[in-house]
Context: one part of a larger RNA
RNA sequence: UCCAGCGAGUUACGAUUCUUGGCAAGGUUAAGCACUUAAGGUGUGGAGCCGAAGGGAAGCCGAGUCUUAAUAGGGCGUUAAGUCAAUGAUCGUAGACCCGAAACCGGGUGACCUAUCCAUGUGCAGGUUGAAGUUACCGUAAAAGGUAAUGGAGGACCGAACUCACAUCAGUUGAAAAUGGUGGAGAUGACGUGUGGAUAGCGGAGAAAUUCCAAUCGAACCCGGAGAUAGCUGGUUCUCCUCGAAAUAGCUUUAGGGCUAGCCUCGAGAAAGUCUAAUGGAGGUAGAGCACUGAAUUGCCUAGGGCGCUUCACAGCGUACCGAAGUAUAUCAAACUCCGAAUGCCAUAUAGAUGAUUCUCGGGAGUCAGACUAUGGGAGAUAAGUUUCAUAGUCAAAAGGGAAAGAGCCCAGACCGUCAGCUAAGGUCCCAAAAUAUAUGUUAAGUGGUAAAGGAUGUGGGAUUUCACAGACAACUAGGAUGUUGGCUUAGAAGCAGCCAUUCAUUCAAAGAGUGCGUAAUAGCUCACUAGUCGAGAGAUCCUGCGCCGAAAAUGUAACGGGGCUAAAACAUAUUACCGAAGCUACGGGUUGAUAGAUUAAUCUAUCAGCGGUAGAGGAGCAUUCCUAACACGACGAAGCUGUACCGUAAGGAGCAGUGGAGAGUUAGGAAGAGAGAAUGCUGGA
Numbered sequence: 001u002c003c004a005g006c007g008a009g010u011u012a013c014g015a016u017u018c019u020u021g022g023c024a025a026g027g028u029u030a031a032g033c034a035c036u037u038a039a040g041g042u043g044u045g046g047a048g049c050c051g052a053a054g055g056g057a058a059g060c061c062g063a064g065u066c067u068u069a070a071u072a073g074g075g076c077g078u079u080a081a082g083u084c085a086a087u088g089a090u091c092g093u094a095g096a097c098c099c100g101a102a103a104c105c106g107g108g109u110g111a112c113c114u115a116u117c118c119a120u121g122u123g124c125a126g127g128u129u130g131a132a133g134u135u136a137c138c139g140u141a142a143a144a145g146g147u148a149a150u151g152g153a154g155g156a157c158c159g160a161a162c163u164c165a166c167a168u169c170a171g172u173u174g175a176a177a178a179u180g181g182u183g184g185a186g187a188u189g190a191c192g193u194g195u196g197g198a199u200a201g202c203g204g205a206g207a208a209a210u211u212c213c214a215a216u217c218g219a220a221c222c223c224g225g226a227g228a229u230a231g232c233u234g235g236u237u238c239u240c241c242u243c244g245a246a247a248u249a250g251c252u253u254u255a256g257g258g259c260u261a262g263c264c265u266c267g268a269g270a271a272a273g274u275c276u277a278a279u280g281g282a283g284g285u286a287g288a289g290c291a292c293u294g295a296a297u298u299g300c301c302u303a304g305g306g307c308g309c310u311u312c313a314c315a316g317c318g319u320a321c322c323g324a325a326g327u328a329u330a331u332c333a334a335a336c337u338c339c340g341a342a343u344g345c346c347a348u349a350u351a352g353a354u355g356a357u358u359c360u361c362g363g364g365a366g367u368c369a370g371a372c373u374a375u376g377g378g379a380g381a382u383a384a385g386u387u388u389c390a391u392a393g394u395c396a397a398a399a400g401g402g403a404a405a406g407a408g409c410c411c412a413g414a415c416c417g418u419c420a421g422c423u424a425a426g427g428u429c430c431c432a433a434a435a436u437a438u439a440u441g442u443u444a445a446g447u448g449g450u451a452a453a454g455g456a457u458g459u460g461g462g463a464u465u466u467c468a469c470a471g472a473c474a475a476c477u478a479g480g481a482u483g484u485u486g487g488c489u490u491a492g493a494a495g496c497a498g499c500c501a502u503u504c505a506u507u508c509a510a511a512g513a514g515u516g517c518g519u520a521a522u523a524g525c526u527c528a529c530u531a532g533u534c535g536a537g538a539g540a541u542c543c544u545g546c547g548c549c550g551a552a553a554a555u556g557u558a559a560c561g562g563g564g565c566u567a568a569a570a571c572a573u574a575u576u577a578c579c580g581a582a583g584c585u586a587c588g589g590g591u592u593g594a595u596a597g598a599u600u601a602a603u604c605u606a607u608c609a610g611c612g613g614u615a616g617a618g619g620a621g622c623a624u625u626c627c628u629a630a631c632a633c634g635a636c637g638a639a640g641c642u643g644u645a646c647c648g649u650a651a652g653g654a655g656c657a658g659u660g661g662a663g664a665g666u667u668a669g670g671a672a673g674a675g676a677g678a679a680u681g682c683u684g685g686a
Stems, first nucleotide, its partner, number of pairs: 001686006011094007019086005026050003032044005054061002064076004097235002100232001104225006115199009124189001126158003129154001133150006162186003166183005201217001203213003210219001238621006248261005262367002264364007272357001273354005278348004287339001288337002293333003298328003304322002306319004370395010400411003415589004420585003426579003429563003435576001437575006448565001454549002458546010475533005481506003486500003512527001516525002590611009622675001624672008633663001640659005646653002
């Protein structure tokens, strides 16, 4: 990992309720007793319980009663039949659907491992060093002291046994649940070790590490309380049919749990509900506004203040200082409003549409983590596949088509069948079903097929305006002068460093007291301006369509799905075809509900409408084992197994053949150890 078997809502009592049955203003027995019996049953037993009357704390009264001074008002009643069993459903108490803790408590078993202690034994090759003491000699007044011997101390030295475990390598499904190799440390000591004994878990021991107490230690192990408890995780076994949620509110030592309500379902009952229009309402949002409350701009005016002048003081004057209030002006606001929609909401003896969508009572739930998209807001950074509300949609619980691929986007809601048709979104050159369609434009950027501020004689359309055959714009030829070097300043300043201004006047076709370059200053080049040549358009501004630049990222083109596309296969506008889904239609079939009609029972026919579905509610069935009754089978071959082209909407059920070798079935009821793929399930096997 696979296969086979086993493996989870049970039982008792009580309660509520649907249904069925008995009796019914009543219903019913419990224990006990008697009879009988294999189990069991029959009779008796009316104690008790429920109901037929309620109200009040009660006395008490009673279809009423209580409150109260009340005869008022109000509360609870009266006006609906119950009760006893049985099946089903659910709840409560019990282990209560199954498996699962870590733990807690009680009683025992452990110190053959290990920790410490006690008693008694035992072990430590060899080598080294050479303390005290002692002796001899020297030395001293005597000592001290010195020298040489002797001596043999030490948690002394080196190093085997022994003990340990510092480094490193190997080993890591090992040779080994702690080892091996090579080195290492201690090795007469707080040394090692044998045997016997002592200390026990709310404890012992501990040169102390939460360390050890039998491969187990922040409290050993075994058995028991015990099926501890688990708001947690996992699992929970056949089929079909009908309906079908929630992820919200309130409360919660509550937030991943619960209770009540909301939303679902089943039964019974009632007579409404919803939408549109009309009419009538309440309201203060969007917008707008500044009349209030605040914020905020500039000017005028001005109380007050500052500063300066003046004054003995009071006063006074000035002010390109600040400035309340006022006034004019242009603004802003979720907690501003003189105003004020659209929607939404409420109502109606109204009209129309729809048709069970609404409400009440009773049984059963599940849900309380929601997700994204669009719109309106809050939080955040007008960030997030962020967070939090509201309204709607989809997913959740929804398959199909489109978006290359995609829970939440677009289209559309799958009862089944068909080698039929029409469409939606989206598409029609090829991959790949259908237009290389039509008409008119745009784009040259592969823009299309990512992006901003900003930039630009890209290009199409529109508008306004200036100049122009009395000749424009561009180009070329020629001129561009004089008073004058204007005045000042300056070393100089001559159109051209700078300052000044009645920037004037003259000659002119025209020519600035000068547009730029240039010089130390002049000079020189040039422009404005003018004439000629040429000969028809030239310039400016604004709005708008499509493009361009701005444009750098990590595996690989990789920002059209790809190929590829340029009078498109791009974009815009318009038109006609076609393709395209489980949508719609056609034909056939099934099933549910309603209505109607037949017949009868549990059916039939017709018409209409429905039939996606998780949690969940309801309904109908299949199969397994056993029991009761009736029937029918089996050695002329039961069950089981193997094969098989049959039947049924499904669970499933037959027939036949082989195998097998002794039990098994059908029908009608009944009872359950009643269905396996999952639980790191259990047992066995491969």
Record summary: This is a predicted structure of a 686-nucleotide part of an RNA (large-subunit ribosomal RNA, domain II) from a marine sediment metagenome. The coordinates come from a structure-prediction model, not an experiment, and the mean pLDDT is 85.